[in-house]
RNA sequence: UGAGUAUGCUGGAUAACCGCAGAUACAAGUACCGAAAGGUCGUAUCCGAGGAAAGUCCGAGCUCCGGAGGGCAAAGUGCUGGGUAACACCCAGUGGAGGUAACUCCGAGGAUAGUGCCACAGAAACAUACCGCCGAUAAUGGAGUAUUCCGUACAGGUAAGGGUGGAAAGGUGAGGUAAGAGCUCACCAGCAAUCAGGUGACUGGUUGGCUAGGUAAACCCCACUUGGAGCAAGACCGAAUAGGGAAGCUAAGAAACGGCCCGUUUCGCUUCCGGGUUAGGUCGCUGGAGAUAAUCGAGUAAUCGAUAUCCUAGAUAGAUGGUUAUCACCUCGUUCGCGAGGUACAGAACUCGGCUUACAGGCUUACUCAUGUG
RNA sequence: GUGCCCGUAGCUCAGCUGGAUAGAGUGUUUGACUACGAAUCAAAAGGCCGCAGGUUCGAAUCCUGCCGGGCACGCCA
Repeated sequence: UGAGUAUGCUGGAUAACCGCAGAUACAAGUACCGAAAGGUCGUAUCCGAGGAAAGUCCGAGCUCCGGAGGGCAAAGUGCUGGGUAACACCCAGUGGAGGUAACUCCGAGGAUAGUGCCACAGAAACAUACCGCCGAUAAUGGAGUAUUCCGUACAGGUAAGGGUGGAAAGGUGAGGUAAGAGCUCACCAGCAAUCAGGUGACUGGUUGGCUAGGUAAACCCCACUUGGAGCAAGACCGAAUAGGGAAGCUAAGAAACGGCCCGUUUCGCUUCCGGGUUAGGUCGCUGGAGAUAAUCGAGUAAUCGAUAUCCUAGAUAGAUGGUUAUCACCUCGUUCGCGAGGUACAGAACUCGGCUUACAGGCUUACUCAUGUG
Repeated sequence: GUGCCCGUAGCUCAGCUGGAUAGAGUGUUUGACUACGAAUCAAAAGGCCGCAGGUUCGAAUCCUGCCGGGCACGCCA
């Protein structure tokens, strides 16, 4: 210098004026809106979107549902250890895959519990003989004095070779054999037992018998976890009304109990018609698993503890906007003076912790590879 | 907020317990028939199965994440 990897951050800036939402303080009247509950109006000060507020994919807080019992079913998770309120998240490691490397990725339990599937091709897709090889043993024909030789390829042996396939019975080499074969041996891969190290996943050594494919994001088995609903939860206040009618199911029933059974409690339940209200108001609602490139301590780290400082939207059809000036960046034009236009993705709706997805441009730190120069 | 479904040729749909080449109707184009047109007959073109990734020997089909579209439910007595 070029190419790249990881990590963290930023998300136009400053000032003035006008407007909108909220909080606090002071102030207002026989005021205004409303049927009522309740709300509104002035001035001053402070404050007002995000890293994803999004998707709603996980996990919780909170609230209610007899404080929700037992079994089955169903669903989810799936290497190990740690972190956390919790998680499918994060950190550190193990194993595997990719990359020259920095580094990245992995739904990564079990295929000797059982079942299913593996199209076409192929003899055979889990235990098989199509071609080939052999024919030792047994059979049969011939020759011969002979326990021998030659032939046949029906029985049979054989997974070395051919061919098929994504995959063919551990791989390569040597010995061995009638031909072959873990049949024997060496190395390699895998399995089991055992010893050592490690909290553990696992790693290394020794010994053994030689070993029966893949698929569990097919059913399934194993281990662990899970009650349901959601702020339109829910509480209170106000208003109105007829807790009315019909049909159906009802005690071996129905409901709570949201898939089923048992158990407990209660005695009604469902649908349609009709009525009220027109999604009325206040609370829930934002001070919290809160924030800070803060300081100290523990830890490799995620994270945790202590101290200090700070308060940082709370609307309810939804405020967070506009104008002007200067600057930054981008695009276009240019008489090189400048002019015009624009500023990524996107926008709170009970609240947090994550994940995923979208995102113009810019910056920080660490590292890798290549080339050049000293 | 919750639950669920769909996306395949220009249009309407099959195929979705994995198996190769993805079909049907209609429309389009060409030819035949006709004096001409319609109908009819024959043939052809037209698809990376919404997008991306994964599992598998193999994916429209199974799994995950996105994108787009649609449906249902929710007050009081």
This is a predicted complex of two RNAs, RNase P RNA and transfer RNA, with 451 nucleotides together. It holds a member of the Rfam family "Bacterial RNase P class A". Its family is annotated with tRNA processing, dimeric ribonuclease P complex and ribonuclease P activity in the Gene Ontology. Model confidence (mean pLDDT): 75 of 100.